[in-house]
A computed fold for a 483-nucleotide part of an RNA from a metagenome, annotated as small-subunit ribosomal RNA, 5' domain. Its mean pLDDT, the model's own confidence on a scale to 100, is 83. The RNAcentral record of the full RNA draws on SILVA.

Context: one part of a larger RNA
RNA sequence: GAGCGAACGCUAGCGGAUGGCUUAACACAUGCAAGUCGAGCGGGAACUUCGGUUCCAGCGGCGGACGGGUGAGUAACACGUAGGGCACCUGCCCUCUGGUGGGGAAUAGCCGGCCGAAAGGCCGAUUAAUACCGCAUAUGGCCUACGGGUCAAAGCAGUAAUGCGCCAGGGGAUGGUCCUGCGUCCGAUUAUUUAGUCCUAGUUGGUGGGGUAACGGCCUACCAAGGGUACGAUCGUUAGCUGGUCUUAGAGGACGAUCAGCCACACUGGAACUGAGACACGGUCCAGACUCCUACGGGAGGCAGCAGUGGGGAAUAUUGCGCAAUGGGCGAAAGCCUGACGCAGCCAAUCCGCGUGGGUGAUGAAGGCCUUCGGGUUGUAAAGCCCUGUCGUGUGGGAAGAAUAAUGACGGUACCACACAAGAAAGCACCGGCUAACCCCGUGCCAGCAGCCGCGGUAAUACGGGGGGUGCAAGCGUUGCUC
Numbered sequence: 001g002a003g004c005g006a007a008c009g010c011u012a013g014c015g016g017a018u019g020g021c022u023u024a025a026c027a028c029a030u031g032c033a034a035g036u037c038g039a040g041c042g043g044g045a046a047c048u049u050c051g052g053u054u055c056c057a058g059c060g061g062c063g064g065a066c067g068g069g070u071g072a073g074u075a076a077c078a079c080g081u082a083g084g085g086c087a088c089c090u091g092c093c094c095u096c097u098g099g100u101g102g103g104g105a106a107u108a109g110c111c112g113g114c115c116g117a118a119a120g121g122c123c124g125a126u127u128a129a130u131a132c133c134g135c136a137u138a139u140g141g142c143c144u145a146c147g148g149g150u151c152a153a154a155g156c157a158g159u160a161a162u163g164c165g166c167c168a169g170g171g172g173a174u175g176g177u178c179c180u181g182c183g184u185c186c187g188a189u190u191a192u193u194u195a196g197u198c199c200u201a202g203u204u205g206g207u208g209g210g211g212u213a214a215c216g217g218c219c220u221a222c223c224a225a226g227g228g229u230a231c232g233a234u235c236g237u238u239a240g241c242u243g244g245u246c247u248u249a250g251a252g253g254a255c256g257a258u259c260a261g262c263c264a265c266a267c268u269g270g271a272a273c274u275g276a277g278a279c280a281c282g283g284u285c286c287a288g289a290c291u292c293c294u295a296c297g298g299g300a301g302g303c304a305g306c307a308g309u310g311g312g313g314a315a316u317a318u319u320g321c322g323c324a325a326u327g328g329g330c331g332a333a334a335g336c337c338u339g340a341c342g343c344a345g346c347c348a349a350u351c352c353g354c355g356u357g358g359g360u361g362a363u364g365a366a367g368g369c370c371u372u373c374g375g376g377u378u379g380u381a382a383a384g385c386c387c388u389g390u391c392g393u394g395u396g397g398g399a400a401g402a403a404u405a406a407u408g409a410c411g412g413u414a415c416c417a418c419a420c421a422a423g424a425a426a427g428c429a430c431c432g433g434c435u436a437a438c439c440c441c442g443u444g445c446c447a448g449c450a451g452c453c454g455c456g457g458u459a460a461u462a463c464g465g466g467g468g469g470u471g472c473a474a475g476c477g478u479u480g481c482u483c
Stems, first nucleotide, its partner, number of pairs: 001483004006479005013354006019347002021312001026310003030307003035062003040059002043056005069265003078184004083180003088176002093172008101135001103133002111124005140151004155164003186236002198228003203225008240262004244255004267288005290301004318344001320343003326340001327338004357387004367378004392420006401410001427472005432453003438467005448455002
């Protein structure tokens, strides 16, 4: 000098854009943040013009694996990069081939009864389906000893045409799993110096088997005795990685907030279920700590989602509006849901822009300060006169953003017109040298200043005040940290 997710002090007019718990991955009151489909199904309720309309729990389907948060853990194929390998999976979407025949048994809900404080549960009876199970068929897939074996399906809407689906399979697209080369912090005061004596026992490799979507010690039985390491194993410490950001002439150094990609995590630890996909933030089970309810028998909970509270801290915001736009889930659609998102609120936290007036005005007024007492300076500064109207205030008009038949949270906002009044809008630091800026008074090694050198002990341009000046300016200084 530049920079910052900053903080603190003094000060503060407006607008635009952006940012805003860096600390306790501490604990959380309350509300909201993931639903949707009646064109899969049987019921129930309300209204009714008896045609129907609307709503509800349940069965069923799709979605809840996305989106949003955080950075604890991780020094690792975690990330980055370069390919490669191939032993793989992929719902919804696109494309192609073939099919969608005929049966059956249940069950929730409702009803009846019972238990419980509740959460919830039990028994009986009854019923439907795009829920479930056989049979048939097999273009095709899978297995095969090549003889063969084995695997399906569902309907709904519509007067109809047809549309949306369903099953088996091929290809694609998208997404994902796995393996590999290279690169990625510090410590040897972490190694008996090259291995019996540093690390390693599923450890390194082989065979058989199991398991997985799939390769593989991934697992298991047996066999062999290997494998890593001073080109740093092992151990310890620190840390999410990257695109990038800051600095710099560059090389380099430091950092990894916001935005974007990847990873990991979801009270702590463990586990699987369902599913195309999870070992699953707002799912399940077990254990633990903590909190809450209880009729003491037993139950409920998880903000590192958006707000908000306590706590910690130098320090970080509203329990706001809207689905109008963009995007997402479901639905044939209308539409519903969406604290994603779009907006608004708070904060000079940062960057950018604008204003606090312009012209004229010398009796160089008054006052202040200094003075060699002549005067000098503040100073065209003020007053006065003329003007303007940014901003502000008032009144009136009033968008684009919407793809329109309709639909705008923002918002009567931006913007435009008219009117009004110089008023309501300047501070902060510094003035010994470095370093731009000097006099007077007070103080008297005191009180104090200070980044370094150093000032102060009676003439202090260095302390405190006043006048004057210098620098920056809605900011200016200080502190911390980086180059």